A computed fold for a 493-nucleotide part of an RNA from an uncultured bacterium, annotated as small-subunit ribosomal RNA, 5' domain. Its mean pLDDT, the model's own confidence on a scale to 100, is 86. The full RNA is in RNAcentral, with records from ENA and SILVA.

Context: one part of a larger RNA
RNA sequence: GGAUGAACGCUAGCGGUGCGCCUAACACAUGCAAGUCGAGCGGGAAUAGAGGGCUUGCUCUCUAUUUUAGCGGCAAACGGGUGCGUAACACGUUGAUACUUCCCCCAGAGUCAGGGAUAACCUAGAGAAAUCUAGACUAAUACCGGAUGGUUCCCGAGCAAUCGGGAUAAAGGAGCAAUUCGCUCUGGGAAAGGUCUGCGGCCUAUCAGCUAGUUGGCGGGGUAAUAGCCCACCAAGGCGAUGACGGGUAGCUGGUCUGAGAGGACGGCCAGCCACAAUGGAACUGAGACACGGUCCAUACUCCUACGGGAGGCAGCAGUGAGGAAUCUUCCACAAUGGGCGAAAGCCUGAUGGAGCGACACCGCGUGAAGGAUGAAGCCUUUGUUGGUGUAAACUUCUUUUCUCUGGGAAGAUAAUGACGGUACCAGAGGAAUAAGGGGCGGCAAACUUCGUGCCAGCAGCCGCGGUAAUACGAAGGCCCCAAGCGUUAUCC
Numbered sequence: 001g002g003a004u005g006a007a008c009g010c011u012a013g014c015g016g017u018g019c020g021c022c023u024a025a026c027a028c029a030u031g032c033a034a035g036u037c038g039a040g041c042g043g044g045a046a047u048a049g050a051g052g053g054c055u056u057g058c059u060c061u062c063u064a065u066u067u068u069a070g071c072g073g074c075a076a077a078c079g080g081g082u083g084c085g086u087a088a089c090a091c092g093u094u095g096a097u098a099c100u101u102c103c104c105c106c107a108g109a110g111u112c113a114g115g116g117a118u119a120a121c122c123u124a125g126a127g128a129a130a131u132c133u134a135g136a137c138u139a140a141u142a143c144c145g146g147a148u149g150g151u152u153c154c155c156g157a158g159c160a161a162u163c164g165g166g167a168u169a170a171a172g173g174a175g176c177a178a179u180u181c182g183c184u185c186u187g188g189g190a191a192a193g194g195u196c197u198g199c200g201g202c203c204u205a206u207c208a209g210c211u212a213g214u215u216g217g218c219g220g221g222g223u224a225a226u227a228g229c230c231c232a233c234c235a236a237g238g239c240g241a242u243g244a245c246g247g248g249u250a251g252c253u254g255g256u257c258u259g260a261g262a263g264g265a266c267g268g269c270c271a272g273c274c275a276c277a278a279u280g281g282a283a284c285u286g287a288g289a290c291a292c293g294g295u296c297c298a299u300a301c302u303c304c305u306a307c308g309g310g311a312g313g314c315a316g317c318a319g320u321g322a323g324g325a326a327u328c329u330u331c332c333a334c335a336a337u338g339g340g341c342g343a344a345a346g347c348c349u350g351a352u353g354g355a356g357c358g359a360c361a362c363c364g365c366g367u368g369a370a371g372g373a374u375g376a377a378g379c380c381u382u383u384g385u386u387g388g389u390g391u392a393a394a395c396u397u398c399u400u401u402u403c404u405c406u407g408g409g410a411a412g413a414u415a416a417u418g419a420c421g422g423u424a425c426c427a428g429a430g431g432a433a434u435a436a437g438g439g440g441c442g443g444c445a446a447a448c449u450u451c452g453u454g455c456c457a458g459c460a461g462c463c464g465c466g467g468u469a470a471u472a473c474g475a476a477g478g479c480c481c482c483a484a485g486c487g488u489u490a491u492c493c
Stems, first nucleotide, its partner, number of pairs: 001493004006489005013365006019358002021323001026321003030318003035074003040071002043068011081276003091200003095196003099193003104189008112146001114144002122135005152167006172181003202248003209239003214236004219231003251273004255266004278299005301312004329355001331354003337351001338349004368398004378389003403430006412420001437482005442463003448477005458465002
């Protein structure tokens, strides 16, 4: 000198674009953040209409519309957060294949005939609650066996092609219909994922030896799949000064900062990958999880309780307490982009789009312009009404960026739909009006005098100033630098 997710002090007019718990992965009140489908299913409710019964104001049936607790499907494994752990095939890059894929696209084939349950509802009961038990009833694109069999698998025959036998699938809905949305099997694709691998990137030898599933083989098991991944048996190997093993630190990368470069330092925002979800462990469901807003167990903590028993997990968005030098609103909207579900209308979406707060950073603009005296006053200064402040002010003329008021008023949306927002922007009117500070002035290092103080009070980044003439302390005037900022501190180059 440059840089920062900064903080602190003094100061502060506006706009745009970014950024904003670096500390306690500390604890969390409250609300919201993942639902959707009635065109899978039975039932309930409401409204309207028609018809019947008839005790004339009820009840039953049907139709239509709306609605939805439950069963069922898909989603919930994405999106969002954080960086604890991890020195590892975690990441980056290069290859490899023994694998998987819901949804989507293409192609081929099929979708036959049946069955038994169960929630809801009802009845009875237990409990403070969370919730649960028993009985009876009912449906399905829920579940189950049967048929068919392209495919795949098994057995047998065969050198093989192939043949024979066995096993192995499905679901219906909407529509008057045409048709359409589905379902099952197979092959291919797209796009993802799993696994393996060469190479690469921290410190430490005041860590020198480490290792028994350890290293390899054979045979099994297991997985979607290779493999000591697991197991039995056999062999005795495997790694290491090119640093094994141990310890410390750390998410990795694209990149960022600095530097002429080489290099050094860093990895906040954005993007890719990984890991985690109070702590530890486990599996279930599923195409996909060993699952942030799922389940189970244990632990700690918090809460409710009728003391028998229960409930919870903000490292989602806001917000609270605590910690800290320090880091924001319990906002608006699904209008756009994207996601989930749905045939669609649409619903949901703290993703996202926006607004709010903060000079935290960068960029831009303004705080007026021109004229105006051998030069007002004030203040400072001098031997000297001498010099300075200083064309600075006053005063005259002008302008209106900004500001205030009034009017108009977008793009973003494609026919409709705009949170932002009556915003941006435009026009008119008014009036210099609303707007300057901070640090420094001994040398380094641009900028000097007077007064006060008297090794005191104080300054200070280093050298050093101050003990009676201090350009170094304090104040004033003047000057220098930067400017809505200026300084200080911290850290990196």